[in-house]
RNA sequence: CAUGCAAGUCGAACGAGAAAGUCCUUCGGGGCGAGUAGAGUGGCGCACGGGUGAGUAACGCGUAGGUGACUGGCCUUUAGAGUGGGAUAACCCGAAGAAAUUGGGGCUAAUACCACGUAAGCUUAGCAAUUUUGAAAGUAGCUAAGGAAAGAAUGCCUCUAUUUAUAAGCAUUCGCUGAAGGAUGGGCCUGCGUAACAUUAGCUUGAUGGUGGGGUAAUGGCCUACCAUGGCUACGAUGUUUAGCUGGUCUGAGAGGAUGAUCAGCCACACUGGAACUGAGACACGGUCCAGACUCCUACGGGAGGCAGCAGUGGGGAAUAUUGCGCAAUGGGCGAAAGCCUGACGCAGCAACGCCGCGUGAGUGAGGAAGGCUUUAGGGUUGUAAAGCUCUGUCAGAGUGGAAAAACGGCCAUUAUUCGAAUAGGGUAGUGGAUUGAUGGUACACUCAGAGGAAGCACCGGCUAACUUCGUGCCAGCAGCCGCGGUAAUACGAAGGGUGCAAGCGUUGUUCGGAUUUAUUGGGCGUAAAGCGCGCGCAGGCGGACUAGCAAGUCAGAUGUGAAAUCUCGGGGCUCAACUCCGAAACUGCGUCUGAAACUGUUGGUCUAGAAUAUCGGAAGGGGAGAAGGAAUAUCGCAUGUAGGGGUAAAAUCCGUAGAGAUGCGAUGGAACACCAGAGGCGAAGGCGUUCUCCUGGACGAUAAUUGACGCUGAGGCGCGAGAGCGUGGGUAGCAAACAGGAUUAGAUACCCUGGUAGUCCACGCUGUAAACGAUGAAUACUAGAUGUUGGGGGAGCCUUUUCCUUCAGCGUCGUAGCUAACGCAUUAAGUAUUCCGCCUGGGGAGUACGGUCGCAAGACUAAAACUCAAAGGAAUUGACGGGAGCCCGCACAAGCGGUGGAUUAUGUGGUUUAAUUCGAAGCAACGCGAAGAACCUUACCUGGGCUUGAAAUCCCACGAACUCUUUUUAAACGAAGAGGUGCCCGUCAGGGAAUGUGGAGACAGGUGCUGCAUGGCUGUCGUCAGCUCGUGUCGUGAGAUGUUGGGUUAAGUCUCGCAACGAGCGCAACCCCUAUCUUUAGUUGCCAGCAUUAAGUUGGGCACUCUAGAGAGACUGCCUGGGUGAACCAGGAGGAAGGUGGGGAUGACGUCAAGUCCUCAUGGCCCUUAUGUCCAGGGCUACACACGUAAUACAAUGGCAAAUACAAAGGGAAGCGAACCUGCGAGGGGGAGCUAAUCUCAAAAAGUUUGCCUCAGUUCGGAUUGGAGUCUGCAACUCGACUCCAUGAAGCUGGAAUCGCUAGUAAUCGCGGAUCAGAACGCCGCGGUGAAUACGUUCCCGGGCUUUGUACACACCGCCCGUCACACCAUGGGAGUUGGUCUUACACUGAAGUCGUGGCCCUAACCGCAAGGAGGGAGCGCCUACGGUCGGACUGA
Repeated sequence: CAUGCAAGUCGAACGAGAAAGUCCUUCGGGGCGAGUAGAGUGGCGCACGGGUGAGUAACGCGUAGGUGACUGGCCUUUAGAGUGGGAUAACCCGAAGAAAUUGGGGCUAAUACCACGUAAGCUUAGCAAUUUUGAAAGUAGCUAAGGAAAGAAUGCCUCUAUUUAUAAGCAUUCGCUGAAGGAUGGGCCUGCGUAACAUUAGCUUGAUGGUGGGGUAAUGGCCUACCAUGGCUACGAUGUUUAGCUGGUCUGAGAGGAUGAUCAGCCACACUGGAACUGAGACACGGUCCAGACUCCUACGGGAGGCAGCAGUGGGGAAUAUUGCGCAAUGGGCGAAAGCCUGACGCAGCAACGCCGCGUGAGUGAGGAAGGCUUUAGGGUUGUAAAGCUCUGUCAGAGUGGAAAAACGGCCAUUAUUCGAAUAGGGUAGUGGAUUGAUGGUACACUCAGAGGAAGCACCGGCUAACUUCGUGCCAGCAGCCGCGGUAAUACGAAGGGUGCAAGCGUUGUUCGGAUUUAUUGGGCGUAAAGCGCGCGCAGGCGGACUAGCAAGUCAGAUGUGAAAUCUCGGGGCUCAACUCCGAAACUGCGUCUGAAACUGUUGGUCUAGAAUAUCGGAAGGGGAGAAGGAAUAUCGCAUGUAGGGGUAAAAUCCGUAGAGAUGCGAUGGAACACCAGAGGCGAAGGCGUUCUCCUGGACGAUAAUUGACGCUGAGGCGCGAGAGCGUGGGUAGCAAACAGGAUUAGAUACCCUGGUAGUCCACGCUGUAAACGAUGAAUACUAGAUGUUGGGGGAGCCUUUUCCUUCAGCGUCGUAGCUAACGCAUUAAGUAUUCCGCCUGGGGAGUACGGUCGCAAGACUAAAACUCAAAGGAAUUGACGGGAGCCCGCACAAGCGGUGGAUUAUGUGGUUUAAUUCGAAGCAACGCGAAGAACCUUACCUGGGCUUGAAAUCCCACGAACUCUUUUUAAACGAAGAGGUGCCCGUCAGGGAAUGUGGAGACAGGUGCUGCAUGGCUGUCGUCAGCUCGUGUCGUGAGAUGUUGGGUUAAGUCUCGCAACGAGCGCAACCCCUAUCUUUAGUUGCCAGCAUUAAGUUGGGCACUCUAGAGAGACUGCCUGGGUGAACCAGGAGGAAGGUGGGGAUGACGUCAAGUCCUCAUGGCCCUUAUGUCCAGGGCUACACACGUAAUACAAUGGCAAAUACAAAGGGAAGCGAACCUGCGAGGGGGAGCUAAUCUCAAAAAGUUUGCCUCAGUUCGGAUUGGAGUCUGCAACUCGACUCCAUGAAGCUGGAAUCGCUAGUAAUCGCGGAUCAGAACGCCGCGGUGAAUACGUUCCCGGGCUUUGUACACACCGCCCGUCACACCAUGGGAGUUGGUCUUACACUGAAGUCGUGGCCCUAACCGCAAGGAGGGAGCGCCUACGGUCGGACUGA
């Protein structure tokens, strides 16, 4: 807001009064319809019922009271209802208008209106003698005045009138009027309760009160005139914001917190604002008037409207229903009643929106079916679940029957009683009968059929009940918090399975709870957030002992109220329940009465323990003022004197030959007061320090004289308050922000140095803050001690230097109980209690913004929010770390020797290149590493050519034994063609089997493809460092600690002593191997002293020696001296081959590095399957501007070359080592003895020694590179081998910064061998020869161990973390401005409607009057005033 409905009714108040239709008709009309419908006058109702919550912080609501005021209808009582009058609608006739409607003339009625009379315990005014009294503010007393009404219906005829019957009579009922009372309902007043903000602190002029008047039903500044100057406020006025209040509802153990839907009570509102009328009641939701906004109609002149009634529509929104049925019930209005009206209400419809109940089946059923999922491939699970068998029949479906809710009322009949003259009629109370159902053919009952039609949603990482597979791969996504996801995701998505609820489930939002996380119950403030910087003190709060009274608090009893509903309990009714009915209890509150008197309070009296005073006494850097003093610095003067001084890590700026600094004497000036000085003293705190004087405050002790609770705390308030800073005026020696210069540095607006101004000092004023700290508010009481010290008092000893005991008041240290999260506190409490104040409530934003107050300013005080994070924080623990500390070790440094880094080459890596330059290794701990050896092979890479059950494995089938050879194609592999050939075992002579080859099908193979961050194993590294742990016990709330720390000692957590620890394990050491000495056994291939022999231990002989290799011995701090704790152990010594683990090796704790390796091997997962598998040829891994690592060789004379000559060890050798001899300059070749090797061989050791040459030169150093010629291996040396000879003869003259190894048979230097291997070491692994120097020592570098300390670190300092800047975005503050909203002062602006007042002129039915006129009414005017206007103001928004 379209449309419909939601308030009408009464003919028994009144006058008038149709039509349709139908009947009759003389056709004029009449009867019925019908005195009906509809309209009007009049009465009652419309102020109830229904809706909504805008406003309202208020006597609005709640509760308990008051009231001298009102109250229609209802009930009771009482008294009445007499006599008259004039109008007016409807109706008729005109008129205006589009309409709404309006106006004129004429007629008429009433229970409409008016006048007169009468009346009161009525109203008003007056009176106060008496009476009743007490309503006191005067009554029901007296006097005077005023002052009411209406009839209607029904019945009857006794009276009266007409007289058949009626009414003016009688009767009944209803209605009417006055008065009194009751009940009900509202009006007004009061106590108490009732939101936030103080960044709202002052508000108020009708304001507070009085008197007179007005007004109202009534009190009252409610209004008005005058008078007074009050009233409210920190116990929160005023202002702003928000809000209807309550019973109740939700939650909670409760106290509370949140809330005010449905139901009920109250209030307010009805388009917005204002106003009155009528009425018992309204300032009126479906009434009136005015103004405004909006919508509609219009003939443009003018009109109409108000769903926050029920439905419904539009819009808004995340979102909320039918334009239904009925008055049958309950209730309401009118009526005498029938009845009418009733979107109140009763019902139905829509919505799982909520609550409750029911169903979707029950029993049996293992071949544990199929299918799904999963699997360790066996199975498991879905799962008795299904199927199958046997049953049941709720709900839904079909059919049949079918309620209760209904009884009043009226009607009919009848009984009793009452009014009455009455057998009439009426009233009252009963009995009987018929009648009335929207819901609804609904609830319910019975019958039929049939397991048939009926299960979803969320979740499954923890909280939290419930787990696997696949997909995905920090993507997609999840997420309440923690957090999941980067290739094995119980966390994402899907599936299977499971869990929880179930016609619902989950999400979102909101409230309470958990949250003792605003703490009354029931918290805190040393360090976590939190004690005002300190005092004085008004209000307030709290307050010693005894006694008497009162009864405000308190307690007890009674009583009124605390509406009903709700909640709780006991019953009843719908099959149960939800729901509903009855009863009880409860409503913890408020009022009244009575009582008690312990405690609090109050009043009176008393006391001295708190407090204060008095007297005496000593102590003190307490405060203020004045005076005085010496040392030192600085400056100045004079003198002596000469080249520096000053300053620093080192310097420079600076001062100084114009005479500094130094020294001496003198002078000036300012500031501060050494020693005493102390864990010491004083003060409220800040703070206070030379000495003396004056003024002044406090504390303490003793005495116990005085007062008699005078006390404690303390919001606001007032005062004090370091330093810095500000203002005015002084002062200024030293010091010293700013500033200047010099250094340092990458820079150095710093640290250091040289200067230096404010300031520091004084006076007066301001500021008012500090880590103003004991990070600990004040006061009082109680609760073990020990010890030091300051100031008093008492006592004892000693008889003086003083010591001890005790007591009061301070200042400290340690510590019991207790407390504390711990650290710690502990009679000076952070213990146990009481009183009062202040403060806190996650971190950041922020002690910031805005506002206010203060300030000269700087700024101070008060003090948020938006936004953002999931933490911030405390104490303690274990580690790690430190340019922290202590102790100790290591070729860690130092002391030495030799190298690397420069050159050339080799080799590895990076990079680049490439078809490919396969892959891995990356600080130490990758880089001569995997690789103990890439020409093919290796080989994993590239190009090209082939194969697809495959090169190799297992199984099956067919054929052929196997196999051998030839030809051909090709780069080879792969192919093509042909020839030969038959074995072994069994045998029934069919055949079968083993082995092997070819072909075929599929299971499968294969992969040096990926992931070492899925793994096993192995390895590196810290580190051969001395550590790492456990059991029991003990300590701690706990993490953890102790043991393992401490005193010594060691190479060692090695040993010892001590100890709340006692033991034990893995590590250390030892046991094992090699080596150094000796003994013994055994002497061949080894050895040879003596004997014989030879060229030669060659041979005989021997096994003494060397040597070999078995077994043993030896070394254990065993002995001595000294030290040390009567210890461990250390130092020295003896003996000994060896001395303090003799030397070397093997041996590597718990762990760390997601260290390395999927390319040794093994292996999960993923990937490829005519290819990422496999075969082959060729190429590549060998590239080359460059960079790095590791080596080799050198640069030369301690050397090179030539010649001669001596001495090893350890190894290898049969597809092997290979001798003699011959040959070649040589590599080599020929040769082949010997050797399965203490026998033979590789094999010559080299440096060394001797002699000679070279003479400092890019050389007789150095050998790269290149040319030529060769040798060897091998199918094959082009890419791409090693070696030899001849020739060539590069760089390089000892290497920058930096850096490596080594402590004794070591470094350095010299050669020898081996593995790999066809060939190919300057690499690697071994062997021996020659053979040093140095170590003061632990300050420093690096690494490590133990203890301790700090920590904001814990992926642990390669950590963590701060600020600026750049860009984008979010939130907020400020700003020039722009534009709204709300409230408001003023106005001699405007002033509708309306009440009230006034009302000369003007208009006017009732009454008075013969009339004129009057009374009364109206217009007009005035006051007030809504909307509006103007100049301003405040607050607030964008």
Small-subunit ribosomal RNA from an uncultured organism, 1438 nucleotides, folded computationally. Its mean pLDDT, the model's own confidence on a scale to 100, is 82. RNAcentral holds the sequence, with entries from ENA, Greengenes and SILVA.